[in-house]
This is a predicted structure of an 88-nucleotide RNA (Glycine riboswitch aptamer) from Fictibacillus gelatini DSM 15865. It was read from a public genome assembly, where an Rfam model found it. Lineage of the source: Bacteria > Bacilli > Caryophanales > Fictibacillus > Fictibacillus gelatini.
RNA sequence: AUGAAGGCAAGGGGAGAGACUACUUCAUGUAGCGCCGAAGGAGCAAGCAUAGUGUGAAUCUCUCAGGCAAAAAGACUCUUGUUUGACG
Repeated sequence: AUGAAGGCAAGGGGAGAGACUACUUCAUGUAGCGCCGAAGGAGCAAGCAUAGUGUGAAUCUCUCAGGCAAAAAGACUCUUGUUUGACG
């Protein structure tokens, strides 16, 4: 400054899977079975460093947690504002 990649805030979009069954003090309660993966969490390959081993990503895997009408949440993404300043 004609401002890359990021951070923060606001707004928008945003999938999946039982409105299951039983009990009951009717509390989003307790228990049971069946499922989902895109909050969070955990695990690992190649590679790198190696004596031992360590490091090592995810939308992959696991489902601890969370979720399975609506609501809420929701990885990710878009816009705007702000911050920052790679490059020039």